[in-house]
Molecule: small-subunit ribosomal RNA
Organism: metagenome
RNA sequence: CGAGCGAGAACCCGGUGCUUGCACCGGUGGAGAGCGGCGAACGGGUGAGUAACACGUAAAUAAUCUGCCUUCAAGUUGGGGAUAACCCUGCCAAAGCGGGGCUAAUACCGAAUUAUGUUUAGAGGCCGCAUGGUCUUUUAACUAAAGGUGCCUUCGGGUGCCGCUUGAAGAUGAGUUUGCGUCCCAUUAGCUUGUUGGCGGGGUAAUAGCCCACCAAGGCGACGAUGGGUAGCCGGCCUGAGAGGGUGAUCGGCCACAUUGGGACUGAGAUACGGCCCAGACUCCUACGGGAGGCAGCAGUAGGGAAUUUUGCGCAAUGGAGGAAACUCUGACGCAGCAACGCCAUGUGAGGGAUGACGCAUUUAGGUGUGUAAACCUCUGUCAGUAGGGAAUAACGGUCCGCUUGCGGAUUUGAAUGUACCUACAAAGGAAGCCCCGGCUAACUUCGUGCCAGCAGCCGUGGUAAUACGAGGGGGGCAAGUGUUGUUCGGAAUUACUGGGCGUAAAGGGAGCGUAGGCGGAAAUUCAAGUCGGAUGUUUAAUCUCAGGGCCCAACCCUGAUCCUGCAUUCGAAACUGAAUUUCUUGAAUAUGUCAGAGGUGGAUGGAAUUCCUGGUGUAGCGGUGGAAUGCGUAGAUAUCAGGAGGAACACCAGUUGCGAAGGCGAUCCACUGGGACAAUAUUGACGCUGAGGCUCAAAAGCGUGGGGAGCGAACAGGAUUAGAUACCCUGUUAGUCCACGCCGUAAUCGAUGAAUACUAGGUGUAGGAUUAGUUAUCGAUUCUGCACCGCAAGCAAACGCGUUAAGUAUUCCGCCUGGGGAGUACGCUCGCAAGAGUGAAACUCAAAGGAAUUGACGGGGGCCCGCACAAGCGGUGGAGCAUGUGGUUCAAUUCGAAGCAACGCGAAGAACCUUACCUGGACUUGACAUGGGAUUGACCGUACGAGAAAUCGUGCUUCUUACUUCGGUAAGCAGUCCACACAGGUGCUGCAUGGCUGUCGUCAGCUCGUGUCGUGAGAUGUUGGGUUAAGUCCCGCAACGAGCGCAACCCUCGUCUUUAGUUGUCAGGUUACCUUCGGGUAACGAUCCUCUAGAGAGACUGCCGGUGAUAAACCGGAGGAAGGUGGGGACGACGUCAAGUCAUCAUGGCCCUUACGUCCAGGGCUACACACGUGCUACAAUGGUCGGUACAGCGGGUAGCGAGACUGCGAAGUUUAGCCAAUCCCUUAAAGCCGGCCUCAGUUCGGAUUGCAGUCUGCAACUCGACUGCAUGAAGGAGGAAUCGCUAGUAAUCGCGGAUCAGCAUGCCGCGGUGAAUACGUUCCCGGGCCCUGUACACACCGCCCGUCAAGCCAUGGAAGAAGGUAGCGCUCUAAGUCGCGACAGUAACCCGCAAGGGAGCUUAGCGCCUAAAGUGAGACUUUUGACUGGGGCUAAGUCGUAACAAGGUA
Repeated sequence: CGAGCGAGAACCCGGUGCUUGCACCGGUGGAGAGCGGCGAACGGGUGAGUAACACGUAAAUAAUCUGCCUUCAAGUUGGGGAUAACCCUGCCAAAGCGGGGCUAAUACCGAAUUAUGUUUAGAGGCCGCAUGGUCUUUUAACUAAAGGUGCCUUCGGGUGCCGCUUGAAGAUGAGUUUGCGUCCCAUUAGCUUGUUGGCGGGGUAAUAGCCCACCAAGGCGACGAUGGGUAGCCGGCCUGAGAGGGUGAUCGGCCACAUUGGGACUGAGAUACGGCCCAGACUCCUACGGGAGGCAGCAGUAGGGAAUUUUGCGCAAUGGAGGAAACUCUGACGCAGCAACGCCAUGUGAGGGAUGACGCAUUUAGGUGUGUAAACCUCUGUCAGUAGGGAAUAACGGUCCGCUUGCGGAUUUGAAUGUACCUACAAAGGAAGCCCCGGCUAACUUCGUGCCAGCAGCCGUGGUAAUACGAGGGGGGCAAGUGUUGUUCGGAAUUACUGGGCGUAAAGGGAGCGUAGGCGGAAAUUCAAGUCGGAUGUUUAAUCUCAGGGCCCAACCCUGAUCCUGCAUUCGAAACUGAAUUUCUUGAAUAUGUCAGAGGUGGAUGGAAUUCCUGGUGUAGCGGUGGAAUGCGUAGAUAUCAGGAGGAACACCAGUUGCGAAGGCGAUCCACUGGGACAAUAUUGACGCUGAGGCUCAAAAGCGUGGGGAGCGAACAGGAUUAGAUACCCUGUUAGUCCACGCCGUAAUCGAUGAAUACUAGGUGUAGGAUUAGUUAUCGAUUCUGCACCGCAAGCAAACGCGUUAAGUAUUCCGCCUGGGGAGUACGCUCGCAAGAGUGAAACUCAAAGGAAUUGACGGGGGCCCGCACAAGCGGUGGAGCAUGUGGUUCAAUUCGAAGCAACGCGAAGAACCUUACCUGGACUUGACAUGGGAUUGACCGUACGAGAAAUCGUGCUUCUUACUUCGGUAAGCAGUCCACACAGGUGCUGCAUGGCUGUCGUCAGCUCGUGUCGUGAGAUGUUGGGUUAAGUCCCGCAACGAGCGCAACCCUCGUCUUUAGUUGUCAGGUUACCUUCGGGUAACGAUCCUCUAGAGAGACUGCCGGUGAUAAACCGGAGGAAGGUGGGGACGACGUCAAGUCAUCAUGGCCCUUACGUCCAGGGCUACACACGUGCUACAAUGGUCGGUACAGCGGGUAGCGAGACUGCGAAGUUUAGCCAAUCCCUUAAAGCCGGCCUCAGUUCGGAUUGCAGUCUGCAACUCGACUGCAUGAAGGAGGAAUCGCUAGUAAUCGCGGAUCAGCAUGCCGCGGUGAAUACGUUCCCGGGCCCUGUACACACCGCCCGUCAAGCCAUGGAAGAAGGUAGCGCUCUAAGUCGCGACAGUAACCCGCAAGGGAGCUUAGCGCCUAAAGUGAGACUUUUGACUGGGGCUAAGUCGUAACAAGGUA
C1' cells in the first nucleotide's frame, strides 16, 4: 500500500419481531488484525577489532552478479488444489502451542505457446596479451506470465494507465584479483604440512587449497620472513620558508562493529544495530515448570571523570520508503534551547573643560603624580527597553476555470516566527575585566616582612634600606575576555634528503683477507630500464590559493579558475647512467733482470755477565739505607784465583735507521718461506676500489697439560718509616716470566687521525734503486719508492695546530657519534674450562659535564734578583721582682672599642672627685643645650640663713638699659619665671648602608692609558729580550710610537765655604778701672776678627783621568775636594688588597628610646685576683757597688709660670724674695767619664721587692686609690728550657737631659745630646718581595679543590624460595545451533497411473556422518604484578675515618 485479497468492530440510518429496550435483517462506515507486495542491506551511530588487498592510488575482470530506474523487442492463453483471517474447541502463570470446520487473491501448482534465452552436438567468419572472446548457421532438448483500475461501447469488444513474464542493451551498485605505497622492536632469525604446486572432483554469481582424494617437495626470509607491541585508513587538519614533523574531532570517501562468541535463513542485495537459532555473562518476570531483553539511533538516567547540552518544535523546506494518487511514515533533516567552547562583528559614549579641585600616593616639605581624568557645559543614540508595522525562505503538487501539444489564470500549504528587518519615544542613563611591571620582555615607586612568609618558565630572589615576597599608588599588555595547565610543530643545522660531524669536545672497527652489496678507465655501435619532453586518462566533492558575487561589514555562503607536485597508457629524444656487442691500454696483474732489510718458521753454534757447586788464598766482617734493621758470616762469609753446572737475555754496532697489515721483530750461521723497491721490454685486456655478515692474525696478564727455572719477581713473611702504614724504602721468596701444544681475544692495540684514487708553492736531512752528455774518484744534477724535519705559500681549523705521509680540494665504500651521571651496569642471548668477552637498555637524577685558549693566583716546579731574610756579630726577651696592657674569672658595676703579622706602655699627651660613657640610691620632664609663640616679672649676678649626702627646695637683702613722652606711661632690647606645642637630647644599634681619617702589603717598583699592530675573542704587544741600576734607573735591540700615576729631583735638616747683619751672642787685638799668688782674673768702654745666631748665595754634576764594557748605559780605580757616586737623616706612600679599623673624635642614611636608652646629684666602680700572655723597668754584680773630689752637652720650657740668692730641715720640702713675658733671668749641679779610698766573690757594702713607723707636697678631699722623703725591714734573683726579638755606623750598646699631658701623679710616649763598638765568607737553607718561563681539575683563587668506605634519611631499580593473574597457540575429551551429505522410521492436497482402494514421483521429518562455538583437561611459551631476604645506584648546609687525584699533589 483497500487501485492485490477475504472478512469487517464501534457509531449512525432504515426495516421486522415483539418481552418498549432487547434480538434479527439490510445499508453506511471503516477501527484493529490477517493473507499478499515492496521496503526494512538505505538513512543514523561507534572505532572495539584489524599491520591486512583493511585503506590510498593505478590497473584487471576474456573469471562475475545487479531489485527499483531508462530504452528496445515479444507476450500476458486456459485450468486446479489449498490456507490464514473467521467460527467451534483443548492446554497454559506467562510467553505461547494445538485439534476440528469454512473462504479469497497480483499467495501456491500443473498444462499450452515459444526464442535473439540455457544446455548438447557440429560447420564457418572475424578478433585477441595466454587461457580465449565474439558473430553467423544447422541439430536436439528445456524454460514464462497475474491481474488491478479508468474511459468509450453497437455489450462483441476497443483503449489508456499501473502491474506481470521472456529476451537484448544502458545506468547504478556490488564481488573478486593485481602493481606500488602504508608505524615500532633483531635483547623477535629462522617460519610453513592445506603448507607450495599439479591432476581429478566438489563448491561459488564468479577465479582460487575455497573444500576433498591422490601425486610431487616445495613456498617465505637480512630488500627483515616469523613473533611481539601499538593503531581503523584516506581526502584533509595543525605547524614549517620549504623539505619535513605531528595528527585523523566536525564535513566527505572506504572499512569494521552492533551485549560476547558461533551459525545459517529470507532476499537482487545481509551472514542483517531497532530479524531468527544456539552457547556464555548480566538484568528483569515467574505459579519454579519456564519465559523476556540488548540506546556504539534521538532525547534522557546512573556510574566513572578535570570535563561535554533539551526526555524541545516540525515534516514548512531538502532527501528517503510505500502508494496510480491524495497521502502516510521518517529524532535523516530543518529549526529552536543550554555552554564565551571557537570564529567574526559591535557597544559600554563623543566634543569642550585648569581654581591643574577633593581624595589617594610620594616628597629634597618647595613640589610632583593620578590628570582633561572628574566635576561642569554642549551633543549623539548603536545595544538593551517600550510602542507600532512586518518579510523572504513557497517551488512543486492538488482543486477549479480557460485554451487544450501542454501551457495560462485563480486558490491552497511556514516548524523556525510576530523572528529578521523598519519606524517612533525617553535617557549618558543599564553595560570592563584579567594578567603583568629584576633580565629575557613593554611597564617603578612607597610601606610591611626579615633565608621567615613566600615567588619562580630559565637565570635567580628573600638573612632590616627587596623595582623579584604581600599590600597601596602609579604604569604596561590584551580586551568580553584574560591568565594558568596539558598537547603538537617551530625556533633545533639538537637525527643534518634539502642540511651535521668523528686528532684533542661524543664519535675510526686492534689489523688483514674476502662474500653479498655499493661504486667504477678509454673508443665505437645498438637498445631505451633509469633520465628528459609532448599528448591522453585519472587524480570525487569539500578544504587551501586566486578572481568575482550574496548576507549593512566580517565570520559564513555561492560561482568560476588554478591546484591536487601522483599514477597509468602512449608518442618521441639519446647527452649521461644502465644493458648488449666489438675494440683499446693508461688502472690492475704476470713474465725477465738487479737490490736492500732486527719480515716469518725451524735447526745448529758462540762469547760476556749474574747465580750456584768444587778446590785454593785469606780474616772479620759483608750487605743494605736518608739513617738503620731484618738477612749472610768464625760450621770461615764478603773479597780474590782456577775449574765446572745451568737458565735467560744478546753490550758495542745502534741511527727522529730498516722490515712487517697490525700486534711486533735486534748475537752468528744454515735451510725453508712471505712481502717490497728499481729498470727495460713483452703478455693479458678493466681482470679494479671498498667491504655488512664471515674467516684469519693479534702485546701483556691469565687458564689447561707436560717440561724448565739462572736472574727478576705479584701474592706472602720479616725489618724499617709513620699518629697509623695492609704503601713508597730494605731483606727474603712463591706463582709467573722461558719451551711445546691448546685456550683467552682484550690494551692509552695511539699518529688518540679507516681504506683507495686524483689534484694543490717550496726547503732540508736520511734509506734503497736507476740514469747522467757535468766534474771527477768523490761529489753534483735528474728521477722512482720509503722514513723524518721545517714552513703565517695557498687552504683548513673553536683554538691548539695540520700543511704532497693533510686535519687542504674532490670522489667512492665501510665503521661510529647525538648532554652528564646511572653504565659499558642490569636482564636476555652468543662465545669461553674459568677469569671473563661480545651485544647492550631503563627507571631515577643533575643543569651542566667537556674542549682549546686567556688573565691571575698557587706549586714540597725551574731560572734571575732584592731585603738585618738567613749567615757573621753585638745586645736582649722567654726564668726573678715590680710597672703597665690584655685574656680569663669575679662583681651591683668591674663602661666601651682594638684581635695573627697589621690587638695587647693600643684609643688614654696622664680614671682620687670631675673625666665617666658603668653600678646603687636620690631627683627633673619643653628638659643640662638651640630656635619660634603667649603671659608675667625686672632682673641676672651677688649675698645671708635653714633642710638635705648633694642635686634641689624654702625664706630674706639687693635690683635693668635705650628711645619717645601729654610725665600717667608707651615701644624696643636684654634677662628670669610660668604655660602649650613644634622640638631638644641619646658615648643607644648598624664601620656589612656611608663620608672623612688611619693601618698594612710597602718607599716594594710597580700600575696603567691613547693611537697603531696581532688575535674570531678573552686578550697580547708596548711593560718581553741583551746589559745596567737602589729604582719600569738608563742604554741597545725590537710592531711599536708616545704619554700618565709611581722612582728620582724640586722641600726641610745636618756637614764646608762666601757674603750681609751684630743684641740679649762673642772677646782675637785695643783703652780704662779694680784685684793679683805677677801666670792672670773681673768689670766697663770699645770692637765685630773668631764662635754663634739667621737671611742670601756657592758647592757635587760620574764634571776630570785611567781601565772594563757593544764605541752605549754603566761599573771599578784615581785625582782634586769639607763632602763622591741617591753625602747622612726627614717629610713625601702609585693602581689596588684586606666588606682591615673607627657610628665612642667629628659628620651622616636608616632603625630604636622620649616622666627615659634623655638630664642633674652623692657614693661606688673602671685600681677586684687561683691564673695565662704581651710590652717594659730594675737586677743577679768587680768592665761592679759605695764614698770623696773633679770635667764636658744639646734639644727645650717658663706669668694661675720658671723661681736665683739667703735662711730652716738629715731629706722630701718650707719661709722670704731678686730677676725674667726670655740668645739677657730661671728650670740647669748633666750622667756615664777622670782621680783617689774601701769592698774581694758572699745571696754579699750585689739586689732592691715587701712591710712597719714617721713625714713632705698637690688638691674641697689622698680610706678604697697619688707621688715623694727619712729610719727600719731586706723577698725572689747566682745570666734564664723549648722558642724568639732588635740592630750594618755616629748605628747597636750604654749614660744622663728636656718636653707634651698635667692641681698632683711617667719604668710609658715624643725629642736631645755624651761615650761609642763588633761583624757581613756569602745567597745553600727559613721568612717576605720583584721579573721571566712552566704545570694546574684552583678563580671565595692551596686556609683552594676533591676521592672512597662507614653512619642517618628518602627514592627508583636488579636478583630471589615462591605466590597471584593475563595473552596467544598446541594436544586430547565433550559437543549446542546450523549448513552440507546420507536418509531404511514416520507424515503428505495439487502432478502421473488406476473406476476405486491404493501406488508412484516429489516434499517434510526422525535418525546418522563430517565440520564446529562455548566448556573441560594436559604440558609448555610469552608477559604483568607481588615476595622474607639480598645487591649495587642516585639524592640529601654544616656526622666519622683517612688524604687517592689536581703543582714533580709531595711514590709523575